[in-house]
Molecule: transfer RNA
Organism: Candidatus Woesebacteria bacterium
RNA sequence: GGGGCCGUGGUGUAGCGAUUAACACAUCCGCCUGUCACGCGGAAGAUCGCGGGUUUGACUCCCGUCGGCCCCG
Numbered sequence: 001g002g003g004g005c006c007g008u009g010g011u012g013u014a015g016c017g018a019u020u021a022a023c024a025c026a027u028c029c030g031c032c033u034g035u036c037a038c039g040c041g042g043a044a045g046a047u048c049g050c051g052g053g054u055u056u057g058a059c060u061c062c063c064g065u066c067g068g069c070c071c072c073g
Stems, first nucleotide, its partner, number of pairs: 001072007010025004018056001027043005049065005
């Protein structure tokens, strides 16, 4: 230098053009217990790496760019 894959709450993932972006763990509150843990109920938390484009509508499609991993030279 060329090519491929990935980037979504604190962490790990889901979401193949249309609801309020979902689930688990973690965190916080309540119930339970003599206390803790477990269990049960609830809450907060991501404008989807960034910038453009297409579209009535984009996490999703297209272009550029940044970062990580891998392959080729």